SAM riboswitch aptamer (S box leader) from Shiella aurantiaca, 122 nucleotides, folded computationally. The coordinates come from a structure-prediction model, not an experiment, and the mean pLDDT is 81.

């Protein structure tokens, strides 16, 4: 760097430093930010991918492996701690509206792309 797979509407902040712009990236939209935002650093916390314990079910007596939107742990390896990944944009369903009959526009769903995290594997 690239590929698979699995989550992504829950959860969880104070100190110091630093000073201008900041929520990936384009464009809209909406926040955050001189009562200090983004960031770094330091503690604390969250969460349970991994890591460990058990049950449980499948297979074939057993044991490993394997499956659970299974139940616990938190010494370690990630990761998070503003807004659904803040929202939209591409395809689509429904429901109301308007129309020059093409199709527009509110609403609220689905799946898509791209993103982020994590594990494998190059």
């Nucleotide at each position: 760097u690239a590929c698979u797979u699995a989550u992504c509407c829950a959860g969880a902040a104070a100190g110091a430093c630093g000073g201008a712009g900041g929520g990936a990236c384009u464009g809209g939209g909406c926040c955050c930010g001189a009562u200090g935002a983004u960031g770094u650093c330091u503690u604390a916390g969250c969460a349970a991918c991994c890591a460990u314990u058990c049950a449980g079910c499948a297979u074939u007596c057993c044991u490993a492996c394997g499956c659970u939107g299974g139940a616990g742990u938190u010494c370690g390896g990630u990761g998070c701690u503003a807004a659904c990944u803040c929202c939209c944009a591409u395809c689509u369903g429904a429901a109301c509206c308007g129309c020059a009959a093409g199709c527009g526009g509110u609403u609220u769903g689905g799946a898509g792309a791209a993103g982020a995290u994590a594990a494998g594997u190059u």